Record summary
This is a predicted structure of a 106-nucleotide RNA (TPP riboswitch aptamer (THI element)). The prediction has a mean pLDDT of 78. The model forms 96% of the base pairs in the Rfam consensus.

RNA sequence: CAAAAAAACAAGGGGAGCUGGGAAACCGGCUGAGAGACGGCGAAAGCCUGAGACCCAUAACCUGAUCCGGGUAAUACCGGCGUAGGUGCUGUUUGAUAACCGAUGA
Numbered sequence: 001c002a003a004a005a006a007a008a009c010a011a012g013g014g015g016a017g018c019u020g021g022g023a024a025a026c027c028g029g030c031u032g033a034g035a036g037a038c039g040g041c042g043a044a045a046g047c048c049u050g051a052g053a054c055c056c057a058u059a060a061c062c063u064g065a066u067c068c069g070g071g072u073a074a075u076a077c078c079g080g081c082g083u084a085g086g087u088g089c090u091g092u093u094u095g096a097u098a099a100c101c102g103a104u105g106a
Base pairs, nucleotide, nucleotide: 006094007093008092009091010090012056013055014054017030018029019028020027021026039048040047041046061086062085063084067080068079069078070077
């Protein structure tokens, strides 16, 4: 002189599907990090809101997609598409009285 990995915190972003039993309350099953409490609307089917948890920087996630192949009780369940397109591509602290590099002196 002075990084990086990694971690913590802050800010921001994100999704919540499929299905069995039951009159209902409710109790299960599948995948997943995560499958949404409370509340509102509705005659019902269902819709809205969204706490909390979880995920996200090679993003998570969304689109194409009422897509293609496989499989399943069923489903974005698995693979493809996909080095695709979109979104986003922050801050602080620790790491660090340091590593590394350089200069000078002996």